Predicted 3D model of a 75-nucleotide RNA (c-di-GMP-I riboswitch aptamer) from a Clostridia bacterium. Its mean pLDDT, the model's own confidence on a scale to 100, is 85.
[in-house]
RNA sequence: UGCUGUCAAAGGCAAACCUAUCGUAAGGUAGGGACGCAAAGCCAUGAGUCCUCCAAGGAUAGUCAGGUUACCAAA
Repeated sequence: UGCUGUCAAAGGCAAACCUAUCGUAAGGUAGGGACGCAAAGCCAUGAGUCCUCCAAGGAUAGUCAGGUUACCAAA
């Protein structure tokens, strides 16, 4: 360094739900809250699923695949 993944250590993220707010909606944002997560960091390229101000757009990265970046180091 690579593969691998948590034996340790330092940490990180945040489901459902509640409140406020944006949006036609799916859903998003902020706060609370933790079901869980070794990329549950980022990217909408492919597929899946969802929405409709109607045929073309939008959402979902915590659905799967793919790309890319990153902490640690027992084996």
Rfam family: c-di-GMP-I riboswitch aptamer. Gene Ontology term of the family: cyclic-di-GMP binding.